[in-house]
């Protein structure tokens, strides 16, 4: 230089073109507890009183709809040379 693979909540990870973040982990409260662990329940991306808006690395562009497909362009990995 060229080929190939990935980037997704605080992490680790799923998603067939059709509710964007199941699941887990971590954290907060709340029950239990003499007090803790452990266990249970509830919450957990951002602006907003709300209502509704944005949000899959950045920019495009296809499509009624894109995290998924086209382009381009960062970054990280491995291979070639």
């Nucleotide at each position: 230089g060229c080929u190939c693979a990935g980037a997704u909540g605080g992490c680790g990870g799923a998603a067939u073109g059709g509710u964007a973040u199941a699941c887990g982990c971590a954290c907060a409260a709340c029950a239990c507890u003499u007090a803790a662990a452990a266990u249970g329940u509830u919450g957990c991306a951002c602006c907003g009183a709300a209502a509704g808006g944005u949000a899959u690395g950045c920019g495009g562009g296809u499509u009624c709809g894109a995290g998924u497909c086209c382009c381009g362009c960062u970054c990280u990995g491995a291979g070639c040379a």

A computed fold for an 81-nucleotide RNA from a Candidatus Magasanikiibacteriota bacterium, annotated as transfer RNA.
It matches the Rfam family "tRNA". By type it is a transfer RNA.
Its mean pLDDT, the model's own confidence on a scale to 100, is 81.
The organism belongs to Candidatus Magasanikiibacteriota, within Bacteria.